[in-house]
RNA sequence: GGUAGACGGACAGUUGCUUUUUUUAAAAAAAGAGGAAAGUCUGAGCACUAUCGGAAAAGAAUGCCGGUUAACUGCCGGACGGGGUGACUCGAUGGAAAGUGCAACAGAAAAUAUACCGCCUUGUUGGUAAGGGUGAAAAGGUAAGGUAAGAGCUUACCGCAUUCAGGGUAAUCUGAAUGGCAUUGCAAACCCCAUUCAGUGCAAGGUCAAAUAGAGAAACUUAAGCGAUUCCGACUUGUUUCUGGGUAGACCGCAUGACUUAAUUGGUAACAAUUAAGCAAGAUAAAUAACUGUCGCCUAAUUAGGUACAGAACUCAGCUUAUAGUUUGCCUU
Numbered sequence: 001g002g003u004a005g006a007c008g009g010a011c012a013g014u015u016g017c018u019u020u021u022u023u024u025a026a027a028a029a030a031a032g033a034g035g036a037a038a039g040u041c042u043g044a045g046c047a048c049u050a051u052c053g054g055a056a057a058a059g060a061a062u063g064c065c066g067g068u069u070a071a072c073u074g075c076c077g078g079a080c081g082g083g084g085u086g087a088c089u090c091g092a093u094g095g096a097a098a099g100u101g102c103a104a105c106a107g108a109a110a111a112u113a114u115a116c117c118g119c120c121u122u123g124u125u126g127g128u129a130a131g132g133g134u135g136a137a138a139a140g141g142u143a144a145g146g147u148a149a150g151a152g153c154u155u156a157c158c159g160c161a162u163u164c165a166g167g168g169u170a171a172u173c174u175g176a177a178u179g180g181c182a183u184u185g186c187a188a189a190c191c192c193c194a195u196u197c198a199g200u201g202c203a204a205g206g207u208c209a210a211a212u213a214g215a216g217a218a219a220c221u222u223a224a225g226c227g228a229u230u231c232c233g234a235c236u237u238g239u240u241u242c243u244g245g246g247u248a249g250a251c252c253g254c255a256u257g258a259c260u261u262a263a264u265u266g267g268u269a270a271c272a273a274u275u276a277a278g279c280a281a282g283a284u285a286a287a288u289a290a291c292u293g294u295c296g297c298c299u300a301a302u303u304a305g306g307u308a309c310a311g312a313a314c315u316c317a318g319c320u321u322a323u324a325g326u327u328u329g330c331c332u333u
Stems, first nucleotide, its partner, number of pairs: 001331007009295007017032006034309001038320002041318005046201004051234006059197005064078005079093001080091004094192002099190002101186003116132002118128003140158006159181001160179008205252004215243006223237003259278008296307004
């Protein structure tokens, strides 16, 4: 320096709160806020809405390959490219010759692109794209030959394109042959290609009790059907709008899970399987604490100060952000 983790408080006494169990009651016992509970950025479980099948155009999402998972834009491994001496790290990584579009300023000129300076010349004129300048980017790079001066003009080595062969599941890699041969960049521009796609959400939803006005009016019935839009078929049932009245209390959902820990086996790993053990908040305006004493750690040096970020509300798997300090393993210079 890089990478992967751990802790971030402990003990005792007194008093107090919530849930569960036991007890004749008083009472007793056990448990009680995180690595992010935060953000609400993703994905799913679960619940409800009667819908189902086919076709079309169009909307959204994803975008290298393989594996893993309930699923994901997550994670693991690899390929290619960028950064770094290196350990490592980052990547919005399909297509620019199907088409359209944009590139300010600078510059002579920004793609059916050029001659400002310069070089050569027959110095009028013509040639040039090597050198200079501008820029993110200017007709592939280096060297030699050649030329009036230059240029793939020619050659060698790179690079690029096409074809063949070989390795690899694949992304791609290696080699050979042929060809002077590459039309800047941007698709997190429109677009093209491939794949996929119900909505609403625990304030979801369900049960019980209570009360009220099973009130009134209008439109449609060839009507309505919320599941991305349209059409066709099947199927189901009345649908929509306005005025006015009553109730808002109790219980469930509510924590046994794609769960946690350990061992073994398979796998590079993520992860999977088997066996064994365990049950670790469930409030409902909000409990999970307060005081005293002794320790731990840090600063200073014998006396004092400090001890991070921060608090569950249906659950789980990720990502992102915040974090005083202490500490461990492996790797690089």

Annotation
This is a predicted structure of a 333-nucleotide RNA (Bacterial RNase P class A) from a marine eukaryotic metagenome. Rfam family: Bacterial RNase P class A. Gene Ontology terms of the family: ribonuclease P activity, dimeric ribonuclease P complex and tRNA processing. Rfam's curators write: Ribonuclease P (RNase P) is a ubiquitous endoribonuclease, found in archaea, bacteria and eukarya as well as chloroplasts and mitochondria. The model forms 95% of the base pairs in the Rfam consensus. RNAcentral holds the sequence, with entries from MGnify. Its mean pLDDT, the model's own confidence on a scale to 100, is 75.